This is a predicted structure of a 73-nucleotide RNA (transfer RNA) from Bacillales bacterium UBA3210. Rfam family: tRNA. Rfam classes the family as a transfer RNA. Its mean pLDDT, the model's own confidence on a scale to 100, is 81. It was read from a public genome assembly.
RNA sequence: GCCGGUUUAGCUUAGUCGGUAGAGCAACUGAUUCGUAAUCAGUAGGUCACGAGUUCGAUUCUCGUAGCUGGCA
Numbered sequence: 001g002c003c004g005g006u007u008u009a010g011c012u013u014a015g016u017c018g019g020u021a022g023a024g025c026a027a028c029u030g031a032u033u034c035g036u037a038a039u040c041a042g043u044a045g046g047u048c049a050c051g052a053g054u055u056c057g058a059u060u061c062u063c064g065u066a067g068c069u070g071g072c073a
């Protein structure tokens, strides 16, 4: 330099062939316990990497940029 993959909550990730995003762990609160742990119940946490385009509507489609990563040279 060329061709791909990937980016969603603090971490690991699911997701819809376009219709108002879920889970596990972690955090917090409560119950239980003499106390801690474990267990149970609940709560909060997401501009879906960034910008633009298409659309009534974009996490999803298109283009560009950036990070990470694989292959070729």
Stems, first nucleotide, its partner, number of pairs: 001072007010025004019056001027043005049065005